Context: one part of a larger RNA
RNA sequence: UGACGGGGACCCGCACAAGCGGUGGAGCAUGUGGUUUAAUUCGAGGCAACGCGAAGAACCUUACCAGCUCUUGACAUCCUGUUCGCCGUGUAUGUAACGUACACUUCGGUUCGGCCGGAACAGAGACAGGUGCUGCAUGGCUGUCGUCAGCUCGUGUCGUGAGAUGUUGGGUUAAGUCCCGCAACGAGCGCAACCCUCAUCUUCAGUUACCAUCGGGUAAUGCCGGGGACUCUGGAGAAACUGCCUGCGUCAAGCAGGAGGAAGGCGGGGAUGACGUCAAGUCAGCACGGCCCUUACGAGCUGGGCUACACACGUGCUACAAUGGUGGUGACAAUGGGCUGCAACCCUGCAAGGGGAAGCUAAUCCCAAAAAACCAUCUCAGUUCGGAUUGCACUCUGCAACUCGAGUGCAUGAAGCUGGAAUCGCUAGUAAUCGCAGAUCAGCAUGCUGCGGUGAAUACGUUCCCGGGUCUUGUACA
Numbered sequence: 001u002g003a004c005g006g007g008g009a010c011c012c013g014c015a016c017a018a019g020c021g022g023u024g025g026a027g028c029a030u031g032u033g034g035u036u037u038a039a040u041u042c043g044a045g046g047c048a049a050c051g052c053g054a055a056g057a058a059c060c061u062u063a064c065c066a067g068c069u070c071u072u073g074a075c076a077u078c079c080u081g082u083u084c085g086c087c088g089u090g091u092a093u094g095u096a097a098c099g100u101a102c103a104c105u106u107c108g109g110u111u112c113g114g115c116c117g118g119a120a121c122a123g124a125g126a127c128a129g130g131u132g133c134u135g136c137a138u139g140g141c142u143g144u145c146g147u148c149a150g151c152u153c154g155u156g157u158c159g160u161g162a163g164a165u166g167u168u169g170g171g172u173u174a175a176g177u178c179c180c181g182c183a184a185c186g187a188g189c190g191c192a193a194c195c196c197u198c199a200u201c202u203u204c205a206g207u208u209a210c211c212a213u214c215g216g217g218u219a220a221u222g223c224c225g226g227g228g229a230c231u232c233u234g235g236a237g238a239a240a241c242u243g244c245c246u247g248c249g250u251c252a253a254g255c256a257g258g259a260g261g262a263a264g265g266c267g268g269g270g271a272u273g274a275c276g277u278c279a280a281g282u283c284a285g286c287a288c289g290g291c292c293c294u295u296a297c298g299a300g301c302u303g304g305g306c307u308a309c310a311c312a313c314g315u316g317c318u319a320c321a322a323u324g325g326u327g328g329u330g331a332c333a334a335u336g337g338g339c340u341g342c343a344a345c346c347c348u349g350c351a352a353g354g355g356g357a358a359g360c361u362a363a364u365c366c367c368a369a370a371a372a373a374c375c376a377u378c379u380c381a382g383u384u385c386g387g388a389u390u391g392c393a394c395u396c397u398g399c400a401a402c403u404c405g406a407g408u409g410c411a412u413g414a415a416g417c418u419g420g421a422a423u424c425g426c427u428a429g430u431a432a433u434c435g436c437a438g439a440u441c442a443g444c445a446u447g448c449u450g451c452g453g454u455g456a457a458u459a460c461g462u463u464c465c466c467g468g469g470u471c472u473u474g475u476a477c478a
Base pairs, nucleotide, nucleotide: 001478002477003475004474005473007472008471009470010469011468012467013466015462016461019426020425021424022423023422026318027317028316029315030314031313032312033311034309035308042053043052064304065303066302067301068300069299070298073127077126078125079123080122081121082120083119084118088104089103090102091101092100093099107117108116109115129293130292132291133290134289138287139286140282141281142280143278145276150189151188152187153186154185155184156165157164158163169180170179171178195270196269197268198267200238201237202236203235204234205233206232210227211226214225215224216223241264244258245257246256247255248254320419324378325377326376327375328374329373336367337366338365341360342359345356346355347354348353385416390411391410392409393408394407395406396405432454433453434452435451436450437449438448
């Protein structure tokens, strides 16, 4: 100087407390451990691994296993030689697949020179190739402490020196934020602001959006003429600064209350992550040093596996019901997506779906039905709760749903009556609850990322648990 203390003082955080809803019990989904297996590919491991890499394993992916096959190779550059087509289709043979032979079949440019280019085959070797090892050799990127308020430097001063001072102190703040004081005076990286978005208004511009006034038309609809008011869209601006008032305060920084205001003291949200810590994570995203394999640790194909199942854990979904189930009536969103696409509407099927088909490269058309809401019924029961499991019959995608997809109908109707010890999230348009969309994607979502609807309770307080900051003290630790 740090680090640590079941030392002290002060302060903060959904840290506790006060509340609301969960997890832990059940069934299922998903990840992991373990076990099993020919293989169940690999990585991630307290917080900060475990619905994580994976924004989607039937084949492919795929790295694993078995079998079959290739050896200048599936991929790149260079050399020599041959050919002019390759691909595709058909036939024969043979197969699980790869293959072999034949037929059909247009290499391009051109100065017409095997001159230039391209493709295929054969050969030789330089080489290719490796998701093989080392994240403790590395780059890059990322997590975490933590959006915590800290981390440093120059000059000066003090100290033999390590170092100190500044950065401590008195106030204040979300903040090393600001004020005052002070052997310090300044400065940098952080904080804040500048950026995006939401909330109010003005103005400009009105199409595909809008429709108050005027006119036309319809069974009905901004449907048409038209309009530029309103909503909305998207450009430019205004607006919030403790600016004003009162009190407190050291005449300060600031704090409390009030006025006005769409918004008030950081207005809400986002992006933004200092010096560093964890030899944290990643050699399997990529790159890269070293080591290793080279008829195999490389490459291709078929099939299997990653989907196994005495068990254990994490994260979720659905429930155990009446604030509910079922049937009916039928209103109100926002974000998004659409040409190998979204599909109105009509017909058909109980339905998943199928057959036609208008419109739309989209503020124009479509996905699209929002759901919780309201009315009726059920009357406390393992039930009209719950839907696992299983049987049968189908639908769709796809070369192909046996291992191993999703959906529909009929039947079946398991556990479960609110969950031990323990433990998690959340302070407001939040929790809870309700649906909608998108990425990935042929198909497959209870996951993820977004969107809106309805919409709470509680916070006395900081003694205690956890984490953190500043000062101080002790130390046999560095």
Predicted 3D model of a 478-nucleotide part of an RNA (small-subunit ribosomal RNA, 3' major domain) from an uncultured bacterium. Rfam family: Bacterial small subunit ribosomal RNA.